[in-house]
RNA sequence: UCUUCGGGGCGGAGUGAAAUUCUCCACCGGUGGUCAAAGUCCACGAACAAGCGUUGCUUGCCGAGCCUGUGAAAUUCAGGCACCGACGGUUAUAGUCCGGAUGAAAGAAGA
Numbered sequence: 001u002c003u004u005c006g007g008g009g010c011g012g013a014g015u016g017a018a019a020u021u022c023u024c025c026a027c028c029g030g031u032g033g034u035c036a037a038a039g040u041c042c043a044c045g046a047a048c049a050a051g052c053g054u055u056g057c058u059u060g061c062c063g064a065g066c067c068u069g070u071g072a073a074a075u076u077c078a079g080g081c082a083c084c085g086a087c088g089g090u091u092a093u094a095g096u097c098c099g100g101a102u103g104a105a106a107g108a109a110g111a
Stems, first nucleotide, its partner, number of pairs: 001111005011025004026096002028085002030044004039083002048060005065081005087099003
């Protein structure tokens, strides 16, 4: 420098004129790091907001975990009980539907 890859999840029941959006149960977890494997630790990306010299850049913002056990070592494993999830749309409030996105990125692999 080039190429490829690079986000998962609403199933059942109830109410209703209307809900995969509400209620009960259920389901999902990007990237790098770490004495040992992480949605909740540390950091990053995306998204969102503002500004600017506007195919972008800069700045801002950026969710949520405890207890017990094992061990040399674990907020990462095992057991238990919790918690969190951008913006716009919608006959009704969305982590799971539709849309920007057949996009972009942290990064990974290869040549």
A computed fold for a 111-nucleotide RNA from Ruminococcus bromii, annotated as FMN riboswitch aptamer (RFN element).
It matches the Rfam family "FMN riboswitch aptamer (RFN element)". Its family is annotated with FMN binding in the Gene Ontology.
The RNAcentral record of the sequence draws on MGnify.
Its mean pLDDT, the model's own confidence on a scale to 100, is 85.